[in-house]
């Protein structure tokens, strides 16, 4: 330099939801991650009540309280990035009249759910070979 390869669940997605300890279990504790509440300065008002959590909102239509179509918005496409295409998903809950920001401070969560492989484009990385 050149052309070739990059995966097979023992792996891999999504999500903050991992890791280690003690304990038989239930539970407990640490670190790490991710959230809330909460000064001053500033900013902003004070009901159609507002608000948090999350990608999950608004907007139309009907035979209306539940579907149906879009739609901010998010996720995949398996060596990484970018684009384009593609395809899904766009739920659910909680607080309880309260909640800008917020140093210190107080306080919560670490659950679920899954199998997605584009003969595309451009760009980095690895590999082995010649």
């Nucleotide at each position: 330099a050149c052309g070739u390869c990059c995966a097979g669940a023992a792996c891999g997605c999504c999500g903050a939801g991992u890791u280690c300890c003690c304990g038989a279990a239930a539970g407990g504790g640490a670190a790490g991650c991710g959230g809330g509440g909460g000064a001053a300065c500033c900013a902003c008002a004070a009901u159609u009540g507002g608000g948090g959590u999350g990608a999950a909102u608004c907007c139309g239509g009907c035979u209306g309280u539940g579907c149906c179509g879009g739609u901010a918005g998010g996720g995949c496409u398996a060596u990484c990035c970018u684009a384009c295409a593609g395809u899904c998903c766009g739920a659910a809950u909680c607080c309880g009249u309260c909640a800008g920001c917020u140093a210190a401070c107080c306080u919560c969560g670490u659950a679920g759910g899954c199998g997605u492989g584009g003969c595309u484009a451009g760009g980095g990385g690895g590999a082995a070979g010649u």